[in-house]
Context: one part of a larger RNA
RNA sequence: GUCCGCGAGUCACCCUGCGCGGCAAGGUUAACCGAAAGGGGAGCCGUAGCGAAAGCGAGUCCGAAACGGGCGUCAAGUCGCGCGGGGUGGACCCGAAGCCCGAGUGAGCUACCCAUGGGCAGGCUGAAGCCUCCGUAACAGGAGGUGGAGGGCCGAACCGGUGUCCGUUGAAAAGGGCUCGGAUGACCUGUGGGUUGGAGCGAAAGACUUAUCAAACCGGGUGAUAGCUGGUUCUCCUCGAAAUGCCUUUAGGGGCAGCCUCCUGUAACGCAACGCGCGGGGGUAGAGCACUGAUUGGUCUAGGGCCCCUGCCGGGGUACCGAAGCCUGUCAAACUCCGAAUACCGCGCGCGACAGCAGGGGAGUGAGACUGUGGGGGCUAAGCUUCACAGUCGAAAGGGAAACAGCCCAGACCGCCGAAUAAGGCCCCAAAACGACGCUAAGUCACUAAGGAUGUGGGGUUUCGAAGACAGCCAGGAUGUUGGCUUAGAGGCAGCCACCAUUUAAACAGUGCGUAACAGCUGACUGGUCGAGAGAUCCCGCGCCGAAAAUGAUCGGGAGUCAAGCGCCGUGCCGAAUUCGCGGAUCGAGAGAUGGUAGGGGAGCGUCGCCUGACGGGACGAAGCCGCGAGCGCAAGCCGCGGUGGACUUCAGGCGAGUGAUUAUGCGGAC
Numbered sequence: 001g002u003c004c005g006c007g008a009g010u011c012a013c014c015c016u017g018c019g020c021g022g023c024a025a026g027g028u029u030a031a032c033c034g035a036a037a038g039g040g041g042a043g044c045c046g047u048a049g050c051g052a053a054a055g056c057g058a059g060u061c062c063g064a065a066a067c068g069g070g071c072g073u074c075a076a077g078u079c080g081c082g083c084g085g086g087g088u089g090g091a092c093c094c095g096a097a098g099c100c101c102g103a104g105u106g107a108g109c110u111a112c113c114c115a116u117g118g119g120c121a122g123g124c125u126g127a128a129g130c131c132u133c134c135g136u137a138a139c140a141g142g143a144g145g146u147g148g149a150g151g152g153c154c155g156a157a158c159c160g161g162u163g164u165c166c167g168u169u170g171a172a173a174a175g176g177g178c179u180c181g182g183a184u185g186a187c188c189u190g191u192g193g194g195u196u197g198g199a200g201c202g203a204a205a206g207a208c209u210u211a212u213c214a215a216a217c218c219g220g221g222u223g224a225u226a227g228c229u230g231g232u233u234c235u236c237c238u239c240g241a242a243a244u245g246c247c248u249u250u251a252g253g254g255g256c257a258g259c260c261u262c263c264u265g266u267a268a269c270g271c272a273a274c275g276c277g278c279g280g281g282g283g284u285a286g287a288g289c290a291c292u293g294a295u296u297g298g299u300c301u302a303g304g305g306c307c308c309c310u311g312c313c314g315g316g317g318u319a320c321c322g323a324a325g326c327c328u329g330u331c332a333a334a335c336u337c338c339g340a341a342u343a344c345c346g347c348g349c350g351c352g353a354c355a356g357c358a359g360g361g362g363a364g365u366g367a368g369a370c371u372g373u374g375g376g377g378g379c380u381a382a383g384c385u386u387c388a389c390a391g392u393c394g395a396a397a398g399g400g401a402a403a404c405a406g407c408c409c410a411g412a413c414c415g416c417c418g419a420a421u422a423a424g425g426c427c428c429c430a431a432a433a434c435g436a437c438g439c440u441a442a443g444u445c446a447c448u449a450a451g452g453a454u455g456u457g458g459g460g461u462u463u464c465g466a467a468g469a470c471a472g473c474c475a476g477g478a479u480g481u482u483g484g485c486u487u488a489g490a491g492g493c494a495g496c497c498a499c500c501a502u503u504u505a506a507a508c509a510g511u512g513c514g515u516a517a518c519a520g521c522u523g524a525c526u527g528g529u530c531g532a533g534a535g536a537u538c539c540c541g542c543g544c545c546g547a548a549a550a551u552g553a554u555c556g557g558g559a560g561u562c563a564a565g566c567g568c569c570g571u572g573c574c575g576a577a578u579u580c581g582c583g584g585a586u587c588g589a590g591a592g593a594u595g596g597u598a599g600g601g602g603a604g605c606g607u608c609g610c611c612u613g614a615c616g617g618g619a620c621g622a623a624g625c626c627g628c629g630a631g632c633g634c635a636a637g638c639c640g641c642g643g644u645g646g647a648c649u650u651c652a653g654g655c656g657a658g659u660g661a662u663u664a665u666g667c668g669g670a671c
Stems, first nucleotide, its partner, number of pairs: 001671006011089013026045003032039002049056002059071004092231002095228001099221004104217002111195009120185001122154003125150001129146006158182003163178004197213001199209002234604006244257005258365002260362007274350007286338001287336002292332004297327003303321002305318005368393010398409003413584004418580003424574003427558003433571003437567003445560001451545002455542010472529005478502003483497003508523001512521002585594003605660001607657008616649002624644006631638002
């Protein structure tokens, strides 16, 4: 891992609701007695309540009292059985880490201690003391020898366990290789003995106390508790949620309400949605500036600054600052002179028998997600967060969006090799397209912005132009004059001022380059040549640049360019579980309905045991097992036939359950 077997809402008592049954103002017995029938009426529930009570009583309590208020009076109960739910119990099953108890078991491991034994190759170093000599006044001191100290040195056994490699379903539940520390000591070790569970022992690491230690092991309390995780077994039919509000030592749990379901009642001008009409309140969107504030420019006057006059009072000037006010232009969730659409409330009519409402039984939900819209928070960030309104998913399959819970279309009772459509599509992959007119040249189509550009198509306004425009080419572009000032210089061209006049077809007191300053080049301007359009600006369509990321990867791909891209027009077709058609099923009086998680309700299939019946079946072959069936049933399943098997067993009704298994890292077994 697979297969087979086992494996989870039970039972007792009490409460409550519904169904069925008995009796009924009553119902019923418990222990106990009895073979049974039955007896047993103690007790319990009901038949009257109110009050704290005395007590009174269809009333009573409060009260001095009430025509006042509270609770009652006007509804039949009770016993049994079945089922739903609740309570108390282990209470659907498995699962902790833990807590407590015991003259409970443990120191054969390990920690420490006691007693008694054992062990440490070899080598090195050479303390004190002593001897001799030197030395001293004597000591001290020195040298040589001797000696053999040391938690001394090197290093086997022995004891350790430093680093690394291997090993990691190991050879091994801690090892192997190499390397390394101690090795006369606080050393190692044999045997016997001692100390233990809030206790021991500990050169102290919460270490160790038998592969177990921040409280051992075993047994017990014990089915501890687990607002947590997992699991919870046959079928069909029917309705069908919630992820919200308030409160919660509450936030992943609950209580009440909301939303689902079942039963009963309500049938009346009583009610939801929708439509129309009538009547309401509002202060949002927008707008506005009349209030409250903010705010642009201006104007104006107080006030201030500066200057002048002045001994003080005060006066004058000002091109400085500058309120309030006024004019102008704006802004506001916590501004409003205004003010919608919607929404909401009331009434009426239509519509409608679906629904609504009331009482009662049973729930689940109380982590929501995304999209659109209106807001708050954030960065007018987030697949962000938090409200509101709506939708979808959740609990919804089908078609589209390449793929893709939350987007678009559309709500699947079953069958059909029939039809029409939706979104979306119609060159090939791949079902279906043609016609007309335009646009695009980027493969734009097939990511994006500010911004940029003689891309290209269309339109508007305007200027110049056969009295010759625009562009090119040829020529001219002068004189006073080097204008004046400034300056070392300033000659069109550093800077300042002015910008005249002359000759002209035209020519600037000079557009740019250039020089130290001149020079030089060029432009404006003019003529010629040429010969037909040229320039400016605005709007619209499509395109271009802007455009950088890690395999090659932004049309789903192939491919596609008078399109298979884009715009507009027309007509057609394809396309879903939609709609229609045909057949069938269930529910419903009918019309019609039948997606579905949590969950409510209903109807069934099957397993085991007992009772009654069929005077049931069976060696002429029961059950079980294997196989087959165009047999039956919507299904769970049932039936028939064949084989095997070799003795029990079927059906109907009733009663009662150890009653249904792919999943609990479920349990046992087999392989």
RNAcentral holds the full RNA, with entries from SILVA. This is a predicted structure of a 671-nucleotide part of an RNA (large-subunit ribosomal RNA, domain II) from an anaerobic digester metagenome. Its mean pLDDT, the model's own confidence on a scale to 100, is 86.